This is a predicted structure of a 472-nucleotide part of an RNA (small-subunit ribosomal RNA, 3' major domain) from an uncultured bacterium.
RNAcentral holds the full RNA, with entries from ENA.
Context: one part of a larger RNA
RNA sequence: UGACGGGGCCCCGCACAAGCGGCGGAGCACGCGGUUUAAUUCGAGGAUACGCGAAGAACCUUACCAAGGCUUGAAAUCUAUUGGACGAAUUGUAGAAAUAUGAUUUUUCCCUAACGGGACUGAUAGACAGGUGGUGCAUGGUCGUCGUCAGCUCGUGUCGUGAGAUGUUGGGUUAAGUCCCGCAACGAGCGCAACCCUUAUCUUAUGUUACUAACAUUCAGUUGAGGACUCAUAAGAGACUGCCAGAGAUAAUCUGGAGGAAGGUGGGGACGAAGUCAGGUCAUCAUGCCCCUUAUGUCUUGGGCUACACGCAUGCUACAAUGGGCAAUACAAAGAGUCGCAAUACUGUAAAGUGGAGCUAAUCUCAAAAAGUUGUUCUCAAUUCGGAUUGAGGUCUGCAACUCGACCUCAUGAAGCCGGAGUCGCUAGUAAUCGUGAAUCAGCAAUGUCACGGUGAAUACGUUCUCGGGGC
Numbered sequence: 001u002g003a004c005g006g007g008g009c010c011c012c013g014c015a016c017a018a019g020c021g022g023c024g025g026a027g028c029a030c031g032c033g034g035u036u037u038a039a040u041u042c043g044a045g046g047a048u049a050c051g052c053g054a055a056g057a058a059c060c061u062u063a064c065c066a067a068g069g070c071u072u073g074a075a076a077u078c079u080a081u082u083g084g085a086c087g088a089a090u091u092g093u094a095g096a097a098a099u100a101u102g103a104u105u106u107u108u109c110c111c112u113a114a115c116g117g118g119a120c121u122g123a124u125a126g127a128c129a130g131g132u133g134g135u136g137c138a139u140g141g142u143c144g145u146c147g148u149c150a151g152c153u154c155g156u157g158u159c160g161u162g163a164g165a166u167g168u169u170g171g172g173u174u175a176a177g178u179c180c181c182g183c184a185a186c187g188a189g190c191g192c193a194a195c196c197c198u199u200a201u202c203u204u205a206u207g208u209u210a211c212u213a214a215c216a217u218u219c220a221g222u223u224g225a226g227g228a229c230u231c232a233u234a235a236g237a238g239a240c241u242g243c244c245a246g247a248g249a250u251a252a253u254c255u256g257g258a259g260g261a262a263g264g265u266g267g268g269g270a271c272g273a274a275g276u277c278a279g280g281u282c283a284u285c286a287u288g289c290c291c292c293u294u295a296u297g298u299c300u301u302g303g304g305c306u307a308c309a310c311g312c313a314u315g316c317u318a319c320a321a322u323g324g325g326c327a328a329u330a331c332a333a334a335g336a337g338u339c340g341c342a343a344u345a346c347u348g349u350a351a352a353g354u355g356g357a358g359c360u361a362a363u364c365u366c367a368a369a370a371a372g373u374u375g376u377u378c379u380c381a382a383u384u385c386g387g388a389u390u391g392a393g394g395u396c397u398g399c400a401a402c403u404c405g406a407c408c409u410c411a412u413g414a415a416g417c418c419g420g421a422g423u424c425g426c427u428a429g430u431a432a433u434c435g436u437g438a439a440u441c442a443g444c445a446a447u448g449u450c451a452c453g454g455u456g457a458a459u460a461c462g463u464u465c466u467c468g469g470g471g472c
Base pairs, nucleotide, nucleotide: 008472009471010470011469012468013467015463016462019426020425021424022423023422026317027316028315029314031312032311033310034308035307042053043052064303065302066301067300068299069298070297073128077127078126079125080124081123082122083121084120087106088105089104090103091102092101093100094099108119109118110117111116130292131291133290134289135288139286140285141281142280143279144277146275151190152189153188154187155186156185157166158165159164170181171180172179196269197268198267199266201237202236203235204234205233206232207231211226212225215224216223240263243257244256245255246254247253306445319419323378324377325376326375327374328373329372335366336365337364340359341358345354346353347352385416390411391410392409393408394407395406396405432455433454434453435452436451437450438449
């Protein structure tokens, strides 16, 4: 000077408390451990691993295993020698394929008078390639975490023999080292805040594919028409403690009020200081060193990553009447679409099929929002709750659904009657609950992730205690 203390004081945070809903019990999904296996590829490991890398493991992916092949190699540059066009189409034999070996048809260009040279391509030889092999404790880059916590420093001066101190402490105040006052300090930098995006209000401009008040028209903003409204796209305005009262050191600021769509950072996002954890990543990529070189490289077929006594994490569905079934009916937002989205119609109980209007999209399509509302039924039962499991029959994608896809129909109808100790999330359009879309993607293991809207609460006395953080 730090760090630490079951030392003191002050302050903050869904940290506790007050509430609401979960997890921990059941079934299933998914990840991990363990075990098994020829292989179950690798990494991630308290918080900060475990629906994580993986925004898609049937083949491919794929890195693993078995078997079968290749050795200048699947892809790169170059040299020497040597041959030829190379290639394209059809096709035979062996084979699981890779590959090996044939047949038929077709087939060169540039320079040069010519020889020859070059382009392209094959073989041989050699330089080399290649490695998801090792080391994240050799590294770059990037990410997590403390933490969106309010801190971390510097120049000059001053003090101290010095390490260092001061400034940055103190009195107030703030979300904030935010600001004010004081002070051997005076200034400054990185952070804070603001500048950026979005959302909430209004104005102006522009009205098509959007909109429809008046006029006409129609089944229908359908058409004429309109430029008011909604909405869209731009440009502006608006909020600054600006105004008032009180408190306060007359300061910073705080409390209340007015006006206002919005009030004291309006809500949300992007943005993450110096550093910490030899934190994670050599398997995104790059890279030093080490290692392999007829193999630790590379090609192919099949298998595995999907195993299953068991343990853990994260989820989904439930255990029902604030509910289940059936019928009718209302209201979104945000997205995606030409290798695509696909309407009307017809067929099928359905998944889906036939067919193809329209749409490169404010025009057409996906598209039905669901919870809700209305009516009816069930009457407390392991049931008309719950849907696991299994049998049978189908649909679709795709060379191919056996290992190992999703979906549909019929049948089957398991556990489960609200979950021990303990533990998690959340302070408002939040929790809870209800559906919708997208990326990846042929298809799909999505109940995941990321986004979108609908309905819409309860509680916070307070800071003694628990945990974490900041200051003296």